[in-house]
Order: sequence, then structure tokens, then C1' cells
RNA sequence: GGCCAUUCCCCGGGGUGCCGCACGUGCGGCUGAGAGCGCCAAGGCGCAACCCGCUGAACCUGAUCCGGUUGACCCCGGCGGAGGGAGGGAGCGCCGGGCAGAU
Repeated sequence: GGCCAUUCCCCGGGGUGCCGCACGUGCGGCUGAGAGCGCCAAGGCGCAACCCGCUGAACCUGAUCCGGUUGACCCCGGCGGAGGGAGGGAGCGCCGGGCAGAU
């Protein structure tokens, strides 16, 4: 000087569904990393957890999609070598060069 997964710092992106009982919005169940709390004009905002940030399937569009499964559902697969999508720094370590010293 270069590279740098994990890690650290700061910043940012994202989703929050389905079903049963009750009707009071609470309890319980399914999958999952995550299905949360509060406000509210029910769309959004704030906070928490979790996941993801171009090496980008976190997540969105396609989609009131198609096949399967289920009590139901992005529950599984297709779609998907389709499109979109949010980053900077430090750096264990490794590599290279110069100078100096020792041998």
C1' cells in the first nucleotide's frame, strides 16, 4: 500500500398472514427468523424484536396467478437464468513493495 468472509460502528430497506371460539376484542391454534405493542382519519406514524443491504429470493410486482396440501393461509412448489429492490467506514487475517537494523 492492496484485498478482506466473520466481527464492530453509524446509516438504511422490509414484512406482520391464516383459522377456531368468544363478541369484550380477548383467548387459543398453523407456518416462520419475525405474524408484536401503542396512536389513529384504518391508510399511515412511532417504538420493539427479527431478517436483509448490490456476492441483493430480506422484501415488492406479476397475483383476485397456476399446481399441490390444509381447518385455513405465500403452508409447499411453480412463476424465478422474470422485473424491481436498501451502504458507507473500521478491520482479525492474508498478500505485495520501500527503508532501516540484525544474521
A computed fold for a 103-nucleotide RNA from an Alphaproteobacteria bacterium, annotated as TPP riboswitch aptamer (THI element).
It was read from a public genome assembly, where an Rfam model found it.
It matches the Rfam family "TPP riboswitch aptamer (THI element)". Rfam's curators write: Vitamin B(1) in its active form thiamin pyrophosphate (TPP) is an essential coenzyme that is synthesised by coupling of pyrimidine and thiazole moieties in bacteria.